[in-house]
């Protein structure tokens, strides 16, 4: 060249049949404490790689493209 998978918060990962983006860590904040830690509770973070398309509605279809990974010639 081809071919499979993969991309989604800072980090590791959900999100079923297309129907409001979610969880653990980490960040703030407060409560417990003499002070920590360790538990609890509350808040913030996201153009779901990127561009175009189908739809009443796309993270999810589907076409380019780009990045990483495996197979293969």
């Nucleotide at each position: 060249g081809c071919u499979c998978g993969u991309g989604u918060a800072g980090c590791u990962c959900a999100a079923c049949u297309g129907g409001u983006a979610g969880a653990g860590c980490g960040g703030g904040c407060g409560a417990u404490u003499c002070c920590a830690a360790a538990u609890c509770g509350c808040c913030a973070g996201g153009u779901c790689g990127g561009a175009g398309g189908u739809u009443c509605a796309a993270g999810u279809c589907c076409u380019c493209u780009c990045g990483c990974g495996g197979g293969u010639g």

Background
The prediction has a mean pLDDT of 83. Predicted 3D model of a 73-nucleotide RNA (transfer RNA) from a Myxococcota bacterium. NCBI's taxonomy places the organism under Bacteria, Pseudomonadati, Myxococcota. It matches the Rfam family "tRNA". By type it is a transfer RNA. The sequence is in RNAcentral, with records from ENA.